The RNA shown here (SAM riboswitch aptamer (S box leader)) has 131 nucleotides and comes from Dictyobacter arantiisoli. Rfam family: SAM riboswitch aptamer (S box leader). From the family's description: The SAM riboswitch is found upstream of a number of genes which code for proteins involved in methionine or cysteine biosynthesis in Gram-positive bacteria. Model confidence (mean pLDDT): 78 of 100. Taxonomically the source falls in Dictyobacter (Bacteria, Bacillati, Ktedonobacteria, Ktedonobacterales). The sequence was found by an Rfam model in a public genome assembly.
[in-house]
């Protein structure tokens, strides 16, 4: 740099210190900041991988699932991976057309637009594992 696999709407301080930034990048929104950013410490979440522990089932003792600790390695600790793409499928709102109607209004559209929403998919983080 790049491949696979898995997770990404839960969780995490009104501490010290530090000063102006910050929100993974590019733009664009939208936010947080001096009632003080960002960084370092200390705290803290989690429970991916090591390691332990116990139970339980398999296998009859080295092992496998499950569970369960937080000792190590990482990670994370405003807002959904803050929010934008991309298919497709469900749906709601206007608005055009078409048919029927005196209207109201109904109904139908390979027809504009415009939110919600569910799945893939991309793009992106972490993690363990390969190259």
């Nucleotide at each position: 740099c790049u491949c696979u696999c898995a997770u990404c709407c839960a969780g995490a301080g009104a501490g010290g210190u530090g000063g102006a930034g910050g929100g993974a990048u590019a733009c664009g929104g939208c936010c947080c900041u001096g009632u003080g950013a960002a960084g370092c410490c200390c705290g803290g979440c989690a429970a991916c991988c090591c390691g332990c522990u116990u139970u339980g089932c398999a296998a009859u003792g080295u092992u496998g699932c499950a569970a369960g600790c937080a000792g190590g390695g990482u990670g994370c600790c405003a807002a959904u991976u803050c929010c934008g793409g991309u298919a497709a499928g469900a749906u709601g709102u206007g608005c055009c057309u078409g048919u029927a109607g005196a209207u109201a209004u109904a109904c139908a559209g390979u027809g504009c637009a415009u939110g919600u929403u569910u799945u893939g998919c991309a793009a992106g983080a972490u993690g363990a594992g390969g190259g």